[in-house]
Molecule: c-di-GMP-I riboswitch aptamer
Organism: Mycoplasmatota bacterium
RNA sequence: AUACGAAAAAGGCAAGCAUCGAGAAAUCUAUGUACGCAAAGCUUUAGGGCCUGUAAAAUGGUAGCCAGCUGUCAAU
Repeated sequence: AUACGAAAAAGGCAAGCAUCGAGAAAUCUAUGUACGCAAAGCUUUAGGGCCUGUAAAAUGGUAGCCAGCUGUCAAU
């Protein structure tokens, strides 16, 4: 340095639910809790899929659907 992995050690995030608020909706922010996560870190007109919406059209949403980029540790 790379691969593999998360054994050890140090930590991190937070599904769903509840409450307040935002939004046409999907859904999102905050607080509490903790389903789980080796990237549950970052990236969506201009990677794809899906969801909402419309007569039709997403520059709407989903990154904890796949994908791309970056990163911690060190038993092997």